[in-house]
Context: one part of a larger RNA
Molecule: small-subunit ribosomal RNA, central domain
Organism: metagenome
RNA sequence: UUGGGCGUAAAGGGCGUGUAGGCGGAUCAGCAAGCCUGGUGUUAAAUAUCCUGGCUUAACCAGGGGAGAGCGCUGGGAACUGUUGAUCUAGAGUUCAGGAGGGGGAGCUGGAAUUCCUGGUGUAGGGGUGAAAUCUGUAGAUAUCAGGAAGAACACCGGUGGCGAAGGCGAGCUCCUGGCCAUGGACUGACGCUGAGGCGCGAAAGCGUGGGGAGCGAACAGGAUUAGAUACCCUGGUAGUCCACGCUGUAAACGAUGUGCACUAGGCGUUGGGUGCGUUAAGUGCUCGGUGCCGUAGCAAACGCGUUAAGUGCACCGCCUGGGGAGUAUGCCCGCAAGGGUGAAACUC
Numbered sequence: 001u002u003g004g005g006c007g008u009a010a011a012g013g014g015c016g017u018g019u020a021g022g023c024g025g026a027u028c029a030g031c032a033a034g035c036c037u038g039g040u041g042u043u044a045a046a047u048a049u050c051c052u053g054g055c056u057u058a059a060c061c062a063g064g065g066g067a068g069a070g071c072g073c074u075g076g077g078a079a080c081u082g083u084u085g086a087u088c089u090a091g092a093g094u095u096c097a098g099g100a101g102g103g104g105g106a107g108c109u110g111g112a113a114u115u116c117c118u119g120g121u122g123u124a125g126g127g128g129u130g131a132a133a134u135c136u137g138u139a140g141a142u143a144u145c146a147g148g149a150a151g152a153a154c155a156c157c158g159g160u161g162g163c164g165a166a167g168g169c170g171a172g173c174u175c176c177u178g179g180c181c182a183u184g185g186a187c188u189g190a191c192g193c194u195g196a197g198g199c200g201c202g203a204a205a206g207c208g209u210g211g212g213g214a215g216c217g218a219a220c221a222g223g224a225u226u227a228g229a230u231a232c233c234c235u236g237g238u239a240g241u242c243c244a245c246g247c248u249g250u251a252a253a254c255g256a257u258g259u260g261c262a263c264u265a266g267g268c269g270u271u272g273g274g275u276g277c278g279u280u281a282a283g284u285g286c287u288c289g290g291u292g293c294c295g296u297a298g299c300a301a302a303c304g305c306g307u308u309a310a311g312u313g314c315a316c317c318g319c320c321u322g323g324g325g326a327g328u329a330u331g332c333c334c335g336c337a338a339g340g341g342u343g344a345a346a347c348u349c
Stems, first nucleotide, its partner, number of pairs: 003321004007303002012317001014201004021194003025088007033081002035077009049065006091191001092188006098181002103177007110154001114150008125136002162169002206247006215241002220236004258316006266294012298305002322349003331342004
């Protein structure tokens, strides 16, 4: 716990889909729950408040008045919210005629390189480093030529270029499949936005079962370096890296910036459409979508942001509340495990 905030100070959920909930376009008519207004009942008296009076005054006491508010009943109003009915097309969506793309899945194919095997040529080194050594080679290596095998990754194109919600996606072809964009018709008629839970996706590493294993390479071994060297460097090398299926569910999952809508100077690129001028072309103007740089107002502690906002507003969600203790303990949930999710306190400064 009112508030104030969340790019970098604490703080945007890794991303989507969507339930409840919250919020929701235009016009007309009705209702009257919210809302506004009048009447009335009640909320005992005392107390409080205003006026007057009684004890010499005060405290105290007595009498009278009034306001405000809650709840109930009842009359009225209809702008707004709500609700009902009818209508609309600017939001949203469907369809037709087009387009760009490493978006996803499956299958097939290709060349370069690497390693290994076989054979030919050929002879004493090769390799590696700051320098060396371990290592490798006369059982013929390195080099070179021919043939073969295997696995993994796809040079150039390649680009602050494209696609995807994010993670991410890059040889070629085929099949299956998702999304997006522009222009113009037709159609539906608010069908929308957000979204606690839920569900799904989710790099790398890791785990289970079965394959595969060229190169690289945690662990490990050896050689160096060093005072030491459980490292950096070198020679090897197992898991792993690859495939299938299942699990894990985390990252500086970053734009460290939630999603949607509206509004608010410009300039220069780039990418995908449409359209005009130009005989065509090069080019150039306008326009819609994406992606960059600079910059005005404004914002900001500053850095900077600046129509792709961190500007100005609205709707909804998530999150923060001094440092350490601690993302720990405990409980619960999930996981085969590793661990993950939720998540304190004492104490201390």